[in-house]
RNA sequence: AGAGUUUGAUCCUGGCUCAGAACGAACGUUGGCGGCGUGGAUUAGGCAUGCAAGUCGAGCGAAUCCCCGCAAGGGGGGAAGCGGCGAAAGGGGCAGUAAGGCAUGGGUAACCUACCCUGGGGACUGGGAUAGCCCUUCGAGAGAAGGGGUAAUACCGGGCGAUGUGCCGGGCCGGCAUCGGUCAGUCACCAAAUGAAUUUCGCCCUGGGAGGGGCCCAUGUGAUAUUAGCUAGUUGGUGAGGUAACGGCUCACCAAGGCGAAGAUGUCUAGCGGGUGUGAGAGCACGACCCGCGCCACUGGCACUGAGACACUGGCCAGACACCUACGGGUGGCUGCAGUCGAGGAUCUUCGGCAAUGGGCGCAAGCCUGACCGAGCGACGCCGCGUGUGCGAUGAAGGCCUUCGGGUUGUAAAGCACUGUCGAGAGGGAGAAAAGCGAAAGCUUGAUCUAUCUCUGGAGGAAGCACGGGCUAAGUUCGUGCCAGCAGCCGCGGUAAGACGAACCGUGCGAACGUUGUUCGGAAUCACUGGGCUUAAAGGGCGCGUAGACGGGUCUUCAAGUUUGGGGUGAAAUCCUCCGGCUCAACCGGAGAACUGCCUCGAAUACUGAAGAUCUCGAGGGGGAUAGGGGCAUGCGGAACUACGGGUGGAGCGGUGAAAUGCGUUGAUAUCAUCAGGAACACCAGUGGCGAAGGCGACCCACUGGGUCAUUUCUGACGCUGAGGUACGAAAGCUAGGGUAGCGAACGGGAUUAGAUACCCCGGUAGUCCUAGCCCUAAACGAUGAGCACUAGGUCGAGGGCCUCCACAGGCUCUUGGCCGUAGCGAAAGUGUUAAGUGCUCCGCCUGGGGAGUAUGGUCGCAAGGCUGAAACUCAAAGAAAUUGACGGGGGCUCACACAAGCGGUGGAGGAUGUGGCUUAAUUCGAGGCUACGCGAAGAACCUUAUCCUGGUCUUGACAUGUUUUAGAACCUGCCCGAAACGGCGGGGUGCCCGCAAGGGAGCUAUUGCACAGGUGCUGCAUGGCUGUCGUCAGCUCGUGUCGUGAGAUGUCGGGUUAAGUCCCUUAACGAGCGAAACCCUUGUCCUUAGUUGCCAGCGCGUCAUGGCGGGAACUCUAAGGAGACUGCCGGUGUUAAACCGGAGGAAGGUGGGGAUGACGUCAAGUCCUCAUGGCCCUUAUGACCAGGGCUGCACACGUCCUACAAUGACACGCACAAAGGGAUGCAAACUCGUGAGAGCCAGCAAAUCCCAAAAAUCGUGUCCCAGUACGGAUUGUAGGCUGCAACUCGCCUACAUGAAGCCGGAAUCGCUAGUAAUCGCGGGUCAGCACACCGCGGUGAAUGUGUUCCUGAGCCUUGUACACACCGCCCGUCAAGCCACGAAAGUGGGGGGCAUCCGAAGUCGCCGAGGUAACCGCAAGGAACUAAGCGCCGAAGAUGAACUCCGUGAUUGGGACUAAGUCGUAACAAGGUAACCUGAGGUACGAAAGCUAGGGUAGCGAACGGGAUUAGAUACCCCGGUA
Repeated sequence: AGAGUUUGAUCCUGGCUCAGAACGAACGUUGGCGGCGUGGAUUAGGCAUGCAAGUCGAGCGAAUCCCCGCAAGGGGGGAAGCGGCGAAAGGGGCAGUAAGGCAUGGGUAACCUACCCUGGGGACUGGGAUAGCCCUUCGAGAGAAGGGGUAAUACCGGGCGAUGUGCCGGGCCGGCAUCGGUCAGUCACCAAAUGAAUUUCGCCCUGGGAGGGGCCCAUGUGAUAUUAGCUAGUUGGUGAGGUAACGGCUCACCAAGGCGAAGAUGUCUAGCGGGUGUGAGAGCACGACCCGCGCCACUGGCACUGAGACACUGGCCAGACACCUACGGGUGGCUGCAGUCGAGGAUCUUCGGCAAUGGGCGCAAGCCUGACCGAGCGACGCCGCGUGUGCGAUGAAGGCCUUCGGGUUGUAAAGCACUGUCGAGAGGGAGAAAAGCGAAAGCUUGAUCUAUCUCUGGAGGAAGCACGGGCUAAGUUCGUGCCAGCAGCCGCGGUAAGACGAACCGUGCGAACGUUGUUCGGAAUCACUGGGCUUAAAGGGCGCGUAGACGGGUCUUCAAGUUUGGGGUGAAAUCCUCCGGCUCAACCGGAGAACUGCCUCGAAUACUGAAGAUCUCGAGGGGGAUAGGGGCAUGCGGAACUACGGGUGGAGCGGUGAAAUGCGUUGAUAUCAUCAGGAACACCAGUGGCGAAGGCGACCCACUGGGUCAUUUCUGACGCUGAGGUACGAAAGCUAGGGUAGCGAACGGGAUUAGAUACCCCGGUAGUCCUAGCCCUAAACGAUGAGCACUAGGUCGAGGGCCUCCACAGGCUCUUGGCCGUAGCGAAAGUGUUAAGUGCUCCGCCUGGGGAGUAUGGUCGCAAGGCUGAAACUCAAAGAAAUUGACGGGGGCUCACACAAGCGGUGGAGGAUGUGGCUUAAUUCGAGGCUACGCGAAGAACCUUAUCCUGGUCUUGACAUGUUUUAGAACCUGCCCGAAACGGCGGGGUGCCCGCAAGGGAGCUAUUGCACAGGUGCUGCAUGGCUGUCGUCAGCUCGUGUCGUGAGAUGUCGGGUUAAGUCCCUUAACGAGCGAAACCCUUGUCCUUAGUUGCCAGCGCGUCAUGGCGGGAACUCUAAGGAGACUGCCGGUGUUAAACCGGAGGAAGGUGGGGAUGACGUCAAGUCCUCAUGGCCCUUAUGACCAGGGCUGCACACGUCCUACAAUGACACGCACAAAGGGAUGCAAACUCGUGAGAGCCAGCAAAUCCCAAAAAUCGUGUCCCAGUACGGAUUGUAGGCUGCAACUCGCCUACAUGAAGCCGGAAUCGCUAGUAAUCGCGGGUCAGCACACCGCGGUGAAUGUGUUCCUGAGCCUUGUACACACCGCCCGUCAAGCCACGAAAGUGGGGGGCAUCCGAAGUCGCCGAGGUAACCGCAAGGAACUAAGCGCCGAAGAUGAACUCCGUGAUUGGGACUAAGUCGUAACAAGGUAACCUGAGGUACGAAAGCUAGGGUAGCGAACGGGAUUAGAUACCCCGGUA
């Protein structure tokens, strides 16, 4: 410090996610030791048990006990109690509390303070009780009552008394208003324990101090405005009471104040700070442990005591809960330490000790102390240590992988040599101890822990967890097969998963490692540091203006902000630095720094501020000139339209894509003149004008707002912005009343359509218009808030002024409307003095998409609805701009038998063939729009032939290689069973090499076993190869350069031209490659060479005849080589180009015709059944063999063909002319036979020689005479022929007989542009046989078009796009199903805080006090004083009532989110097929919705066309309008 994720790719915006650190954590797996920390965060829920506050005999009386003693007596201890001090601290918790708190800084002239320190002074004299104790009574008990008697440092009377307190007046000093300090004076008031003990400790009064508190003030300290008003002791005053003390703290009276947008009041949440976590910081989040403060103590209230409390382990009352009970009544309060239950994901021992530190009491010893010190439990955290070290390669075994060679685990192990940490056992051992007592010597104190040392023993007791697709370090194999599962995000898994599970290996960390949760960071993703708002989320519809914020020049003063210096404070701990102590570290100690803050004193005065004075340039005023659809109101005008009446006229009009509804012989439409009415104002008209915006358009007049220019006359900062507020605000809509020509939601009808609740048409109501009043929204847009200043230009308008000038014109300047454009800015598009540049000021707004501008609350409205405005839930995107493609029922240019023009077909018939379907035991498989369907198959009777079917068989196999056993050379051959295969039984025969032989070997056959063979089994979506198609279309790319942030662009565009990205020109491009072309084959002309099997002109021979023969080499031909055609020549056009047009010559002319040749790529196109091949599957079968059947099956449908329907014909006879092929298991002449297919017999020929072989159409002659025929030949019968082992299923051919449909074919559709179509035959491959198919060959031989409007396809350029799996795309809404959260809802249940009324405990205060009473007075009676009881105010809990608010629940209901393959339509994206969208009203729907229609608006659409601008020109770029 960044990274992943939106896209085909890019850049941007923007969210989500990750890597880091942290925690009082929890969970999972694992777990050796130690140190230091830390541990009930939830139910402030309930608690058994023990302990947590006592102490003092040197305050008092004393039961009783112990010791000495016979006893007296002495000594010692001491329950319970009185009294003193303490118990208000320490310890716990965070419920409440948004201020009675806390923090920081002040104030107290408005206060208190036990114990402690210190100064001064003092303690005289009396008295009466009471608890304990004893007795009695009540009670279960707790406890209570009565009687008797007792002490004090308990209580009380009197006395003295000031430096104390209070009043009064006075002097001095000071301050802060009341006043404070001090000095004397008068008057009044107030004390004690002479107690205990004997170096002392206490008691009383008073001054001071220290420390501790009380009260007050300022500033700071959460969320929410969907809480905007709150307040009656409320705010103030006077007086009184009360308090330690000020004060409405309380009361009486008086006044009517006080608080609040700088957020009162309400609601929700919360203890606050030092600090902690994180972060570069600023911040953000938190407030465990430790420290300071506050508050609480079962819940609520109350006071008493006291220096201090309204009191955690005190009291009273009420309530809930729990316990005891004899039912009458009592007792209790762990948020102390342990512990327990409950709830929870979750948090410990009912431990030891007062040894240390600290506290209470005490003279002290000492006692008490769950404070504290320690130990225990928990890897909860941080830190440290260990689990060994060295050597050790035949790189062992085993595991895993493998290309089978090996690699890896891995020096790892084993082995050898060592060491001794930690742990275990045993033994020593400082230290934590300071102090106390005592005259001294000396004596005494350790709960707990241990550094460290020695010995024993021996590598022995000690390693796991997570991860390995990217982010992110680390990969292979197997299993699984969208299953099981993973997942932080992106995403993996549908048979080859580096992502699931396992193994091996690796990576990271390590006594831990992961996961989950939470916080900060990354996130500049709330932006103070440090963001934005044209199009991504975001400028208010627009003015005026309040508060506020900000604000021109000069001078003076002040010193609030500001700057600077000093002082105080900012507790300690923490953090940081340095040093030090534990072996190191964590941890701890010391010192410093820091604590960025607050207060205060002084200084400065540039800037801001405050006060005063002044100025004119900002702003405004005056007078002058001026443009204008600015506003309002009254009039008035013409055109058009419609209607009424009339004239002419006579059959249609109107409307549309085409129609119909509609109107019209009762006279329409058309036309003429008059008349009436309402609405809107053509041309002018223009990115021209005006207005704040909405908006404003005939003309005249009246009233009225604003602007501009010049003048420099006045005022003198009067300014800018503007939360709230207020005025205006298109259209639609609402209310009331008018008006209504046209248009026209709704509605009716006609069309269209699958439907058509629409688009189109005919009608038509609200409305549109006016008046008055509401509504307040728009794509209210420049999607751009207002103001000021600065920052290149050019150009075109509008309104003024000045200068030059005869004028045209030009220059300067202010305002205003546009365009182009520099710098800059911007993600880009773009913007660019009218900023989206550079700055300043103020306001509004944004923070991922959806949910949703919805719900709810509030408010406004007559309503419709507006304004304000969430959450749950859900997604990982949503989005902006630009790029490349693809697509468009977008455009331009161009091409193609694409259409058109023609010729012939198909679709109808019969048949052939393929396919689907059906059938079947099986009808094997594949191919499926074009690009499957006479296709694989160049030929299924058996074979072929296949996991096709039925049946019979074989198992190392039908076939290959290696090896083992046995036998035999090989090989030939017979018989049986059987349909065959198979099975079974035999016979003959022995070779070659080595070796004398025995035997061995090579090879082959059979056999046995093992490896393996085999598979037309699956996957063409794992593949290679091959092929089809776009398409023989003209395209597809690269290098360098240039442009762009980039994807990319340029080149390859543009102008011409071409069949062509062919060539030329222009040109930020210059070149190049694959394609095109050319090279190749064939054909067309000529030449040369060669001359057999081919040829025969001339010369001969021969024949009835024939190149038959001699010969010839001329010709044809054959097959080798060459020539020829290149826009080369001429003319024209064109840019002096490329090229095109025409012509000459030529066999051929503009690639002459044909073929081969197929760029980058597309279709997961086709093929695993040609072949090859990964993986999977079968292995006595999915392999192999055999027989028979099937692939030929037939209600039907489709494709491709054949033959026809006839006279341009059929038939018969006669007679001509080809090319290209094939032939030895072959072609076969001639001859003979047969009606024929064919047969017999053979000549010839491995073929320019022989054969197939007859070419046919044509031509000539004849017949037929328009008919289902002398057309047509299907079908069927009979008889034959051929091939073949075999023609039944199931071949071909022949003859005779038979003679079907069919008379030219609906919608639709195919081929073809010249030697082509059409037509005619011939040959070949396959093949035993079988050809209407296929592949070739020649013969005869047309018509039409020189066009591109349309259909189809293609290419280039351009445009739009929400598409990129790319239009077979994307995508909207209802309905149906599941699931989730939310809203509404008759109600219903609960919580909270107030209000009102009632009741009214304890208790303070007041009144009263006839009851009671020791101290004082009094001889007594009695009094004084106090008090119980009673009464009153207040008063908690409680009851009742009406509201408010929050939470839950609720039949039903509403929309919403989500969910591979449901229904209906097709709304949007292209002109999305009616351009879209915004606002807005309406209706359609019992099948619904996207949606449709009227009105107004927007540009975020727009060809053709028109206009403007630009330009020399502009068929373009740019701008405007705009129809389909």

The prediction has a mean pLDDT of 81. Small-subunit ribosomal RNA from an uncultured bacterium, 1524 nucleotides, folded computationally. The sequence is in RNAcentral, with records from ENA and SILVA. It matches the Rfam family "Bacterial small subunit ribosomal RNA".